[in-house]
RNA sequence: AUUUGUAAAGGGCAUACCCCGUGAAAGCGGGGGACGCAAAGUUAUCGGUCUAAAGGGUGCUACCCCAGGACGGCAGGACUGCCAAA
Repeated sequence: AUUUGUAAAGGGCAUACCCCGUGAAAGCGGGGGACGCAAAGUUAUCGGUCUAAAGGGUGCUACCCCAGGACGGCAGGACUGCCAAA
C1' cells in the first nucleotide's frame, strides 16, 4: 500500500420511545434512552422513498397534481478513519 472483517483490544455512533425547541409537514437540533451498526463517519447533480406550505386543478371549508423541502439507520457511488489478519 492492497484485500478481508472471524477472534480480540481501545473505543465510537445511537432505533423505538419520552421531554424541550424548530418547521406547513416530512423531518431536524438539544437532553434522556438503546434496537442495532465494521463505517449507523462525511457527501443529496444517481436510483428509491416521504411530505405538500406556496402554486395549479376540481364535483370546492374537501380532494387531486407538484419539490425548489426532506431521508446517508433505503440502496449505489465518492471521500475519509481505528484495530487485526492475510